[in-house]
RNA sequence: GUCUUAUCAAGAGAGGUGGAGGGACUGGCCCAAAGAAGCCUCGGCAACCAUUAAGUGUUUUACUUAAUAUAGGUGCCAAUUCCGUCUGAGUGUUUUCACUUAGAAGAGAUAAGAG
Numbered sequence: 001g002u003c004u005u006a007u008c009a010a011g012a013g014a015g016g017u018g019g020a021g022g023g024a025c026u027g028g029c030c031c032a033a034a035g036a037a038g039c040c041u042c043g044g045c046a047a048c049c050a051u052u053a054a055g056u057g058u059u060u061u062a063c064u065u066a067a068u069a070u071a072g073g074u075g076c077c078a079a080u081u082c083c084g085u086c087u088g089a090g091u092g093u094u095u096u097c098a099c100u101u102a103g104a105a106g107a108g109a110u111a112a113g114a115g
Stems, first nucleotide, its partner, number of pairs: 002114007013042005021031003026084003043077003048073002050068007081107001085104008
């Protein structure tokens, strides 16, 4: 890097170092010298893997529910994945617009698995 499945409206940051960028992409809109990215230390969140219990199915380990954060593998800790595309409905305006709401898609991120 490719494929499959699941999730993405909740949650959780301080210190040191560093010195101008960052929020994936493009447009917008934000964050940043009251200090960005990166790196280090400590802390936290969550519950994908995990562990435990109950149940269902089956005959070979699958599913469902609940609980746990003790040990471990990841992940995450501004803004819904910051917003956007398409369709329906509603409101306003008058015309190709704005807002609200429901659904669908694309892209992306993370986890588990596969080749």